[in-house]
RNA sequence: AGAGUCAAAACCAAACCCUCCGGAAGGAGGGGACGGAAAGCCACGGGUCUGUUACAGAUAGCCGGGUUGCCUAUG
Numbered sequence: 001a002g003a004g005u006c007a008a009a010a011c012c013a014a015a016c017c018c019u020c021c022g023g024a025a026g027g028a029g030g031g032g033a034c035g036g037a038a039a040g041c042c043a044c045g046g047g048u049c050u051g052u053u054a055c056a057g058a059u060a061g062c063c064g065g066g067u068u069g070c071c072u073a074u075g
Stems, first nucleotide, its partner, number of pairs: 001074001003072002011036002016031006034061001040067003044064003047059005
């Protein structure tokens, strides 16, 4: 530097259940694992969703982009 077939180490945690926050989308914590090589972080572009609807929100586990990083083998 680009890559993620195999192995190993470490990590995250969908649905669902409980508690709390929110008007809602949804979020936080606990349990739980469908999955994830950025499923770390950032609402910049598009999409989707919510509402007290034209402006204010949600979603980074919808896609793109930006940025940082673990392991492995290769050069």

The RNA shown here (c-di-GMP-I-GGC riboswitch aptamer) has 75 nucleotides and comes from a Desulfobulbaceae bacterium. Of the family's consensus pairs, 95% are formed in the model.